[in-house]
Context: one part of a larger RNA
Molecule: small-subunit ribosomal RNA, 5' domain
Organism: uncultured prokaryote
């Protein structure tokens, strides 16, 4: 002297742009944080329209609770318990799996036939305070099961054995048609492969705190065989066999610890740290375990157990804020139970969309950093005042007052960017086709989406008008007198001041440094 996620004393005008529970990984009231998809299913309830024995039937845009089904709740957001470790950082490496994704028109070339039982919803009935169930009966599908095929695939003794599917929307000229359709074209989906792509799993070399007041450690433990497992190599796990593997180059065991990029200091080596932001990991009330799924041993899913907290009708039951907000509680200390999906992303849907405390904004806070202001010129009668004095005068001091200007920023009122690309719709071109439907994509035109938002910003009024404080002034270290006080009160970073003339206490004048902030306290270099 630089610094901080700072706190505390004192004072406080405005912006912008970060940051904000560092302790209790305590507990949690409420209310949001993951849903979507009717273009996969049946259901419901319905305008219209047809038909009608006037009881109803049929069809049916546009819609949708609950159900079944498909994607997604494995990301996104969260704190840092735990972990000295293949966790992390780097530098390789083979024995492996990847849902969605693929542009010279949808990645490659293939397939997409043909059948069947069910179980939700519902219907009745019953059981329980409740959570939630039973039983019986009816129903679909892109839900489940066979059979059929198999260039590639997967096993193999190379003979040969095995394994798959789903359809749904849109639009049509012929041609059949039970007037529902079939069938054709497209798009979307489906099935099994290959090829990239991401993304994840394993395995090693090297690096990665302190202690020896830890010195020996080990028995699936080091190898090997043969097996089972795993998407995969491996004592990863069983069988049998050898006795082996580690260790002063610090194993074991102890205490502390997320690692990294970086961050903050140094002229650097280096030291000290890992808030924000971004990479990796582990963790989700303790504990444990699996299911489903590309992907999880799964925050806000199951199961079982433990502690706590409600709820009961005492037979049983529920719940997990280390998501955002918030409460209590600890603490020296850290904010709103806000707005809005308008932007960017994520999800899901063909798409309009619907959801998204991610996120983009507001609020609170001098916590930080940067900027602005709080006046500008003039003006000696050097004014009163107040300090000091040799009592002449000095000083505060161009300071004020007076005189003449100006008007940032804050109030006022008016205007007003950009943050917006789409999305619809109309026309037109190309492709695709049997086609000018339909779809894609590209171009033009119309129209038309902002939470912030009383934006940014301009321009307009009016008046010096509403904005200065804190520390310090013995030396280190810019800056001194005077009064009180009398080793008292105090002061203090270190030397040291203070016992009757204290530039060192305390108050005043003055002067000095920083300045919307100054000082202390802790911390690091």
């Nucleotide at each position: 002297g630089a610094u901080u996620g700072a706190a505390c004393g004192c004072u406080g005008g405005c912006g912008g742009u970060a940051g904000g529970c560092u302790u209790a990984a305590c507990a949690c009231a409420u209310g949001c944080a993951a849903g979507u998809c009717g273009a996969a299913c049946g259901u419901g309830a319905a305008a219209g329209c047809u038909c009608u024995u006037c009881g109803g039937a049929g069809u049916g845009a546009g819609u949708a609770g609950a159900g079944u089904g498909g994607c997604g709740g494995a990301c996104g957001g969260g704190g840092g318990a735990g972990u000295a470790a293949c966790g992390c950082g780097u530098a390789g490496g083979a024995a492996u799996c990847u849902g969605c994704c693929u542009a010279g028109u949808a990645g490659g070339g293939g397939g997409g036939g043909g059948g069947g039982g069910a179980c939700a919803a519902c219907a009745u009935g019953u059981g329980g305070a409740a959570a939630c169930g039973c039983a019986u009966g009816c129903u679909a599908a892109u839900a489940c099961c066979g059979c059929a095929u198999a260039c590639g695939c997967c096993c193999u003794u190379c003979g040969g054995g095995g394994g798959a599917a789903a359809g749904c929307g849109u639009g049509g000229g012929a041609c059949c048609u039970u007037c529902g359709g079939g069938c054709c074209a497209c798009g979307c989906g489906c099935u099994a492969u290959u090829a990239g792509a991401u993304g994840a799993g394993c395995c090693u070399g090297c690096g990665u705190a302190a202690g020896a007041u830890u010195a020996g450690c080990u028995u699936g433990u080091u190898g090997g065989u043969g097996a089972g497992g795993u998407a995969a190599a491996g004592g990863c796990u069983c069988a049998c066999c050898a006795a082996g593997g580690c260790g002063a180059c610090g194993a074991u065991c102890u205490u502390u610890a997320g690692c990294u990029g970086g961050u903050c200091u140094g002229a650097g080596a280096g030291g000290a740290u890992g808030a924000u932001c971004a990479g990796c990991c582990a963790c989700a009330c303790u504990g444990g375990a699996a299911c489903u799924g590309a992907g999880a041993c799964a925050c806000g899913g199951u199961c079982c157990a433990g502690a706590c907290u409600c709820c009961u009708a005492c037979g049983g039951g529920a719940g997990g804020c280390a998501g955002c907000a918030g409460u209590g509680g600890g603490g020296a200390a850290u904010a709103u139970u806000g707005c809005g999906c308008a932007a960017u992303g994520g999800g899901c849907g063909a798409a309009a969309g619907c959801c998204u405390g991610a996120c983009g904004c507001a609020g609170c806070c001098a916590u930080a950093c940067c900027g602005c202001g709080u006046g500008u010129g003039u003006g000696a009668a050097g004014a009163a005042g107040g300090c000091c004095u040799u009592a002449g005068g000095g000083u505060u001091g161009u300071a004020a007052a007076g005189c003449a200007c100006u008007u940032u920023c804050a109030g006022c009122g008016a205007g007003g960017a950009g943050g917006a690309a789409a999305a619809g719709c109309u026309g037109u071109a190309u492709g695709u086709u049997a086609a000018u439907a339909g779809c894609a994509u590209g171009c033009a035109g119309c129209c038309g989406u902002g939470a912030c938002g009383u934006u940014a910003c301009u321009c307009g009024c009016a008046g010096a008008a509403g904005a200065a404080g804190c520390a310090c002034c013995g030396g280190c270290u810019a800056a001194u007198u005077c009064a009180g006080u009398g080793c008292c009160a105090g002061c203090a970073g270190c030397c040291g001041c203070g016992g009757u003339a204290a530039u060192a206490c305390u108050g005043a004048a003055g002067g000095u440094g920083c300045a919307a902030g100054c000082g202390u306290u802790a911390a690091u270099c």